[in-house]
RNA sequence: AACAUGAAAAAGCAAACUUACUGAAAAGUAAGGACGCAAAACUAUGGGUCUAAGACUUUCAGAGUUAAGACUGCCAGGUUGCCGGA
Numbered sequence: 001a002a003c004a005u006g007a008a009a010a011a012g013c014a015a016a017c018u019u020a021c022u023g024a025a026a027a028g029u030a031a032g033g034a035c036g037c038a039a040a041a042c043u044a045u046g047g048g049u050c051u052a053a054g055a056c057u058u059u060c061a062g063a064g065u066u067a068a069g070a071c072u073g074c075c076a077g078g079u080u081g082c083c084g085g086a
Base pairs, nucleotide, nucleotide: 003085006083012037013036017032018031019030020029021028022027035073041079042078043077045076046075047074048071049070050069054066055065056064057063058062
């Protein structure tokens, strides 16, 4: 330098849940907490999933459709990358 991979150790992240705040919601942020994780680091680019305020349709209430809102800890793609291995 390139490759493939997870035995051990070190370091790191933190699901569910709880509390507070933001938000129409999905969800996010902070603290606690650990189910798991070598890319569970970054990126909404493609697919997928969630929500439906607003808009549109319809109706008496109400219901339906829709992302310009979210999710990278759903799968790919792109960028970067610790320790160990051969």
This is a predicted structure of an 86-nucleotide RNA (c-di-GMP-I riboswitch aptamer) from Desulfobacter sp. NCBI's taxonomy places the organism under Bacteria, Thermodesulfobacteriota, Desulfobacteria, Desulfobacterales, Desulfobacter. RNAcentral holds the sequence, with entries from Ribocentre.